[in-house]
RNA sequence: UGUAGCUCAGUUGGAAGAGCAUUGGACUAGCAAACCAAAAGUUGCGGGUUCAAUUCCCACCG
Numbered sequence: 001u002g003u004a005g006c007u008c009a010g011u012u013g014g015a016a017g018a019g020c021a022u023u024g025g026a027c028u029a030g031c032a033a034a035c036c037a038a039a040a041g042u043u044g045c046g047g048g049u050u051c052a053a054u055u056c057c058c059a060c061c062g
Base pairs, nucleotide, nucleotide: 001062002061005020006019007018008017014051022038023037024036025035044060046058047057048056
């Protein structure tokens, strides 16, 4: 340090987002770029505290 396929945000606890990538649409003679939209997350695993944990605590794994 571990959060979407990849790179990374995030919240002094009320429950998750961006860029790229992917798919579709529109455009084009066609392709690409730019544009519009969609899908994609048991927030490493297991416990604890709490009404409530991605967030706090412990152990473990990488």
This is a predicted structure of a 62-nucleotide RNA (transfer RNA) from Paramuricea clavata. Taxonomically the source falls in Paramuricea (Eukaryota, Cnidaria, Anthozoa, Malacalcyonacea). Rfam family: tRNA. Rfam classes the family as a transfer RNA. Its mean pLDDT, the model's own confidence on a scale to 100, is 83.